[in-house]
Context: one part of a larger RNA
Molecule: small-subunit ribosomal RNA, 5' domain
Organism: uncultured prokaryote
RNA sequence: GAUUGAACGCUGGCGGCAUGCUUAACACAUGCAAGUCGAACGGUAACAGGCCUAAUACAUCCUUCGGGGUGUUGUGGCGCUGACGAGUGGCGGACGGGUGAGUAAUGCAUAGGAAUCUGCCCAGUAGUGGGGGAUAACGUGGAGAAAUCCACGCUAAUACCGCAUAUGUCCUACGGGACAAAGCAGGGGACCUUCGGGCCUUGCGCUAUUGGAUGAGCCUAUGUCAGAUUAGCUAGUUGGUAGGGUAAUGGCCUACCAAGGCAACGAUCUGUAGCUGGUCUGAGAGGAUGAUCAGCCACACUGGGACUGAGACACGGCCCAGACUCCUACGGGAGGCAGCAGUGGGGAAUAUUGCACAAUGGGCGCAAGCCUGAUGCAGCAAUGCCGCGUGUGUGAAGAAGGCCUGCGGGUUGUAAAGCACUUUUAUCAGGAAAGAAAAACCCGGAAUUAAUACUUCCGGCAUUGACGGUACCUGAAGAAUAAGCACCGGCUAACUAAGUGCCAGCAGCCGCGGUAAUACUUAGGGUGCGAGCGUUAAUC
Numbered sequence: 001g002a003u004u005g006a007a008c009g010c011u012g013g014c015g016g017c018a019u020g021c022u023u024a025a026c027a028c029a030u031g032c033a034a035g036u037c038g039a040a041c042g043g044u045a046a047c048a049g050g051c052c053u054a055a056u057a058c059a060u061c062c063u064u065c066g067g068g069g070u071g072u073u074g075u076g077g078c079g080c081u082g083a084c085g086a087g088u089g090g091c092g093g094a095c096g097g098g099u100g101a102g103u104a105a106u107g108c109a110u111a112g113g114a115a116u117c118u119g120c121c122c123a124g125u126a127g128u129g130g131g132g133g134a135u136a137a138c139g140u141g142g143a144g145a146a147a148u149c150c151a152c153g154c155u156a157a158u159a160c161c162g163c164a165u166a167u168g169u170c171c172u173a174c175g176g177g178a179c180a181a182a183g184c185a186g187g188g189g190a191c192c193u194u195c196g197g198g199c200c201u202u203g204c205g206c207u208a209u210u211g212g213a214u215g216a217g218c219c220u221a222u223g224u225c226a227g228a229u230u231a232g233c234u235a236g237u238u239g240g241u242a243g244g245g246u247a248a249u250g251g252c253c254u255a256c257c258a259a260g261g262c263a264a265c266g267a268u269c270u271g272u273a274g275c276u277g278g279u280c281u282g283a284g285a286g287g288a289u290g291a292u293c294a295g296c297c298a299c300a301c302u303g304g305g306a307c308u309g310a311g312a313c314a315c316g317g318c319c320c321a322g323a324c325u326c327c328u329a330c331g332g333g334a335g336g337c338a339g340c341a342g343u344g345g346g347g348a349a350u351a352u353u354g355c356a357c358a359a360u361g362g363g364c365g366c367a368a369g370c371c372u373g374a375u376g377c378a379g380c381a382a383u384g385c386c387g388c389g390u391g392u393g394u395g396a397a398g399a400a401g402g403c404c405u406g407c408g409g410g411u412u413g414u415a416a417a418g419c420a421c422u423u424u425u426a427u428c429a430g431g432a433a434a435g436a437a438a439a440a441c442c443c444g445g446a447a448u449u450a451a452u453a454c455u456u457c458c459g460g461c462a463u464u465g466a467c468g469g470u471a472c473c474u475g476a477a478g479a480a481u482a483a484g485c486a487c488c489g490g491c492u493a494a495c496u497a498a499g500u501g502c503c504a505g506c507a508g509c510c511g512c513g514g515u516a517a518u519a520c521u522u523a524g525g526g527u528g529c530g531a532g533c534g535u536u537a538a539u540c
Base pairs, nucleotide, nucleotide: 001540002539003538004537006536007535008534009533010532013388014387015386016385017384018383019381020380021346026344027343028342030341031340032339035091036090037089040088041087043084044083047082048081049080050078051077052076057072058071059070060069061068062067098299099298100297107224108223109222110221111220112219113218116216117215121212122211123210124209125208126207127206128205129163131161132160138153139152140151141150142149143148168179169178170177171176183204184203185202186201187200188199191198192197225271226270227269232262233261234260237259238258239257240256241255242254243253244252274296275295276294277293278289279288280287281286301322302321303320304319305318324335325334326333327332352378354377355376356375360374361372362371363370364369391421392420393419394418401412402411403410404409427476428475429474430473431472435467442460443459444458445457446456447455484529485528486527487526488525489510490509491508495524496523497522498521499520505512506511
């Protein structure tokens, strides 16, 4: 000199863009952060509508005065319709979000490799036939304080299980053997019908298989901090054979056999540490570093384990053990913010228990849509970078005041006042965006089809904004609303006076202060930077 996720002191006008627990991977009150599908299913606890309906009340019409009809109110019923709590089932909870404890190599970076899997997605081929038995919800009964659980009975499916078929795929001793599937929704001219539909067709699904894409697992080489006051380490250890296991190779595991393997080019041990693209500095070579953003890895109270699944040994899943917290009827139960806010604690130190799904993206769904503390925004903080402002011109009687003085004057100083002008910003008033393109509905055309249905595509039409009445624009009035901080002995730009008297104090180094201190304190003046300026810490 440059730099910082900084802190502290004094000061502080505005805007834009960024950034914001570096410490206790310490403990957490409360709310939210992962749901969705009724176009898979049985259903109906709510809400709304429809239909049927006992009694009552009111209105109205008829009346033979006995009553009857209609409408409203209202009780009960019907899942009939829109929808939908709980449940079965499907997909998603393996993404997104957080943190850096562990890890010096099962990691990361770069370059290669072969013995693998891959839901959803894309392209192709073939199929989607015919049956069965359960079970939750629900009902009844029971246990328990609760969490929850047990027995019996009923029922559905795209839940589950046989059979048939096999383009294919897999296994094979080449004789042969094994393996599937599920329906749902919209529409309809003939024909059939037990009036439920069959049948046809379109769309979404389902099964088998081939190829792709994407994602993931595995292997090899090279590189990857310090210590020798760590010199030897190793028994599944190193290799082979056979088997098991895995999606897959392999001591990954087991049995047997051999005695190997690593190491002064640093094995082993100890300490420290997530790695990289990058970031800071430097002319470079290097040195330091790994916040934000992006890629990879690891972790989810601590330790262990598997289940489900295409994918996990799973942050807001399960089981066991432990520590801690909470409930309890003492028998037993519940929990996991290193998600977003927020609280306590620690600390020099780090923000709101905000708004919205309008946009981008994700999950589910045919869709409408629902969910989304991802994300988009707003709030707080001079934490940083950038921009703007705090007026402009004129103005010598060189005013007053302050300070110095050799008492003549000098300086503050065109500075102020005065005069003329402007209105950025702040304030008030008015106007006012872009971010929005769609999906739906409707209209026209094309494809499909037996079909002018349905569905898909193209064109037209129309709706949707958290930020926010925000950015921006226009107008009004008025210099009005806005300057500090450090330093002035040398290094180092900038000097005098008073006070103090080796005291009080200063100080980055040299050093100042013991009665004329340009070095302490104050004042005047000056120098530097400026909404900042200094100090401390850290790196080059």